[in-house]
């Protein structure tokens, strides 16, 4: 350089055209406890960026960025 795959919450994963993007762990608050942990309840928190298609896009298409794998060159 070329080709493939991936990008959603702090982390790990769902949702694959349809209404308000869901869960676990973690964080904060409360309850409980002599205290802590555990447990229980509640709260906050995300679709990498820019376009396009569509009545409707996390989902499909294009480009960019980042990551990852393969491959080629290295006089």
């Nucleotide at each position: 350089g070329c080709c493939g795959c991936c990008a959603u919450a702090g982390u790990u994963c769902a949702a694959u055209g349809g209404a308000u993007a869901g869960a676990a762990c973690g964080g904060c608050c409360g309850c409980c406890u002599c205290c802590u942990a555990a447990g229980c309840g509640g709260c906050a928190g995300a679709u990498a960026c820019a376009g396009g298609u569509u009545c409707g896009a996390u989902u499909c298409c294009u480009g960019u960025u980042g990551g990852u794998g393969g491959u080629a060159c290295c006089a």
Record summary
The RNA shown here (transfer RNA) has 75 nucleotides and comes from Candidatus Dactylopiibacterium carminicum. It was read from a public genome assembly. Rfam family: tRNA. Gene Ontology term of the family: triplet codon-amino acid adaptor activity. The prediction has a mean pLDDT of 80. NCBI's taxonomy places the organism under Bacteria, Pseudomonadati, Rhodocyclales, Rhodocyclaceae, Candidatus Dactylopiibacterium.